[in-house]
């Protein structure tokens, strides 16, 4: 100095949960302040694979509208499928880094 490790030793970060809810967002989340679960990367990133959401697009269908009737069109509750949307303190994965015992 560097790989490895994570004792001590100064520090950082910051879950649930409250509150701003007349702070952003359709929602999942996401800022602000408080909070202390718990983190050696619980800096960054958002590639992979997972995990949430569905405004908006499709599917199916209850009913409904046009029609002389509809096999034809239009609308469309409940349901379902999508991610360009969100996590990242799910796991992996790249970048950077304080400290220096064994």
């Nucleotide at each position: 100095a560097g790989c490895u490790c994570g004792a001590a030793a100064a520090g950082g970060c910051a879950a649930a949960c409250c509150a701003c809810u007349u702070c952003c967002g359709a929602a999942a989340g996401g800022g602000u302040g408080g909070g202390a679960c718990g983190c050696a990367a619980a800096g960054c990133c958002g590639c992979u694979g997972g995990u949430c959401u569905a405004u908006g697009u499709c599917u199916u269908c209850a009913g409904g509208g046009u029609u002389g009737c509809a096999u034809a069109u239009c609308c469309g509750c409940c349901a379902g499928a999508u991610a360009c949307g969100a996590c990242a303190g799910c796991a992996g994965g790249g970048c950077u880094g304080c400290c220096g015992a064994c």
The RNA shown here (c-di-GMP-I riboswitch aptamer) has 102 nucleotides and comes from a Desulfosarcinaceae bacterium.
It was read from a public genome assembly, where an Rfam model found it.